[in-house]
RNA sequence: ACGAUAAUGGCAAACCUAUCGAAAGGUAGGGACGCAAAGCUAAAGGGCCUUCCGCAAGGAUGGUAGCCAGUUACCGAA
Numbered sequence: 001a002c003g004a005u006a007a008u009g010g011c012a013a014a015c016c017u018a019u020c021g022a023a024a025g026g027u028a029g030g031g032a033c034g035c036a037a038a039g040c041u042a043a044a045g046g047g048c049c050u051u052c053c054g055c056a057a058g059g060a061u062g063g064u065a066g067c068c069a070g071u072u073a074c075c076g077a078a
Stems, first nucleotide, its partner, number of pairs: 002076002010035002015030006033066001039071003045068002047064003051060003
C1' cells in the first nucleotide's frame, strides 16, 4: 500500500425519550442503516448546513470528521 463469506474486539444512521441551543446541530439512554479508521483533528485546506449582513458577487458566524482531507492505529488471506 491492499482489504476476505478469516480471527479478536469496536463504532452506531434513521427513529424514539430526556436535555442543551435562535437554528444548523450537540449530549445521555434506547435502537441498528451501515462502517477497515464511522479513532482523533473544525486554529492547515476544500465541500455541505445554520443564522446575520449584502441588489448581487460575496463576507461574517456557529455546526458537520457518517463528504473529501490531515494524522495515528488493530488484524492478515489473495
A computed fold for a 78-nucleotide RNA from Cohnella abietis, annotated as c-di-GMP-I riboswitch aptamer.
The organism belongs to Cohnella, within Bacteria.
Model confidence (mean pLDDT): 88 of 100.
Rfam family: c-di-GMP-I riboswitch aptamer. Rfam's curators write: GEMM was predicted in a large-scale screen for bacterial structured RNA regulatory elements.